This is a predicted structure of a 73-nucleotide RNA (transfer RNA) from Obba rivulosa. Its mean pLDDT, the model's own confidence on a scale to 100, is 82. Its Rfam family is "tRNA". By type it is a transfer RNA. Rfam describes the family as follows. Transfer RNA (tRNA) molecules are approximately 80 nucleotides in length. Taxonomically the source falls in Obba (Eukaryota, Basidiomycota, Agaricomycetes, Gelatoporiaceae).
RNA sequence: GGUUCCGUGGUCUAAUGGUGAUGACGUCUGCUUCACACGCUGAAGGUUCCCGGUUCGAUCCCGGGCGGAGCCA
Numbered sequence: 001g002g003u004u005c006c007g008u009g010g011u012c013u014a015a016u017g018g019u020g021a022u023g024a025c026g027u028c029u030g031c032u033u034c035a036c037a038c039g040c041u042g043a044a045g046g047u048u049c050c051c052g053g054u055u056c057g058a059u060c061c062c063g064g065g066c067g068g069a070g071c072c073a
């Protein structure tokens, strides 16, 4: 340099055009316990990497950029 794939809460992950973006772990509150752990309950936490386009509507489609991984050179 060419090419393919990926980028979503702190971490991992689902959602492949449809209106409150899913779940797990973690964090916090409460219950339980003498206390801790386990368990149960509830909550907080997301500009879905950035810019633009298509569309009535974009996490999803298209173009460019940035970052990461694989392959080729």
Stems, first nucleotide, its partner, number of pairs: 001072007010025003018056001027043002030040002049065005